[in-house]
Molecule: c-di-GMP-I-GGC riboswitch aptamer
Organism: Desulfuromusa sp.
RNA sequence: CACGAAAACGCCAAACCUGCUGAAAAGCAGGGACGGAAAGCUCCGGGUCUUUCCUCCAAUUCCUAUAAGAUGGCCGAGCUACCGAAG
Numbered sequence: 001c002a003c004g005a006a007a008a009c010g011c012c013a014a015a016c017c018u019g020c021u022g023a024a025a026a027g028c029a030g031g032g033a034c035g036g037a038a039a040g041c042u043c044c045g046g047g048u049c050u051u052u053c054c055u056c057c058a059a060u061u062c063c064u065a066u067a068a069g070a071u072g073g074c075c076g077a078g079c080u081a082c083c084g085a086a087g
Base pairs, nucleotide, nucleotide: 001087003084004083011036012035016031017030018029019028020027021026034073040079041078042077044076045075046074047071048070049069050068051067
């Protein structure tokens, strides 16, 4: 450099449960481990998900996403990083 062990030091924590926040997607905390070698960070590109308000409308309802948000444990990309068998 590359790679990622049946190694070592450790790390994170899906579903589910409880509490809190939010209109929702979802988030946070505790418990809990399905998994993870970047499951560390960043919504830059794509995907997926949500629709309170706004817009529209006489009003209601429905649809849409160009609007706003969520997801980095969906993928790509960028930045950074522990360990060291075999190569």